RNA sequence: GGGCCUGUGGUCUAGCGGCUAUGACAUCACUUUUACACAGUGGAGGUCCCCGGUUCGAAUCCGGGCAGGCCCA
Numbered sequence: 001g002g003g004c005c006u007g008u009g010g011u012c013u014a015g016c017g018g019c020u021a022u023g024a025c026a027u028c029a030c031u032u033u034u035a036c037a038c039a040g041u042g043g044a045g046g047u048c049c050c051c052g053g054u055u056c057g058a059a060u061c062c063g064g065g066c067a068g069g070c071c072c073a
Stems, first nucleotide, its partner, number of pairs: 001072007010025003018056001027043005049065005
């Protein structure tokens, strides 16, 4: 330098263009326990990597960047 793949709460992750973006772990509160742990219930936590485009409507499609990974040189 060229090609391909990936980017979604603190971490991991689901998500045929359309319902309030899914679940687990972690965290907080309550219940339970003498207490802790486990378990149950509930809450908080996401500008879906950035900019632009297509569309009535974009996490999803297109273009350009950025970051990471793999391959070739």